[in-house]
RNA sequence: GGCUGGGUAGCUCAGCUGGUUAGAGCGAACGACUCAUAAUCGUUAGGUCGUGGGUUCAAGUCCCACUCCAGCCACCA
Repeated sequence: GGCUGGGUAGCUCAGCUGGUUAGAGCGAACGACUCAUAAUCGUUAGGUCGUGGGUUCAAGUCCCACUCCAGCCACCA
């Protein structure tokens, strides 16, 4: 340098051909249960969907540029 995959909640990830309000598990806070703790159950909070732009009535999803991470290939010395 080229190619491929990925960046979505604090963490691990899902989100299928563009369509209704962006989700799950874990974690956190609160509550229930218990003499108490754990476990279990319930509720709640938490998001610029990497950044910027474009297309569209409508974008996490499509297009372009940039950026970061992982892998493969090549080149130089």
Molecule: transfer RNA
Organism: Myxococcales bacterium